The RNA shown here (SAM riboswitch aptamer (S box leader)) has 111 nucleotides and comes from a bacterium.
It matches the Rfam family "SAM riboswitch aptamer (S box leader)". Rfam links the family to the GO term regulation of gene expression.

[in-house]
RNA sequence: CUCUUAUCCAGAGGGGUGGAGGGACCGGCCCGACGAAACCCCGGCAACCGUCCUGGCAAUGCUGCCAGCAAUAGGUGCCAAUUCCGGCAGAAGCAUUCUGGAAGAUGAGAG
Numbered sequence: 001c002u003c004u005u006a007u008c009c010a011g012a013g014g015g016g017u018g019g020a021g022g023g024a025c026c027g028g029c030c031c032g033a034c035g036a037a038a039c040c041c042c043g044g045c046a047a048c049c050g051u052c053c054u055g056g057c058a059a060u061g062c063u064g065c066c067a068g069c070a071a072u073a074g075g076u077g078c079c080a081a082u083u084c085c086g087g088c089a090g091a092a093g094c095a096u097u098c099u100g101g102a103a104g105a106u107g108a109g110a111g
Stems, first nucleotide, its partner, number of pairs: 001111008013042005021031003025087004043079003048075002050072002053068006083103001088100005
């Protein structure tokens, strides 16, 4: 980087360095000198993977699968706004709303 698959209306910020950008892209709307990005330190959220525990099924030498729980000193991720909203298509009671999709992000697996 590509493919497969699951999730995305919940949750969680302080300090230091830094010095004007940031919210993927486009449009909007926001955030930012009461200090953006980035990096570092500490803290937190969460429960995708791993581990623990409970139950079930299968197998039967102890492992596999499924469901649950949420304990977690492990691997990631995340800590403004629903993925900030829309972008394509459809529907309806059509200044709008709803449903699905695309795109994106993250995890797990594969190439």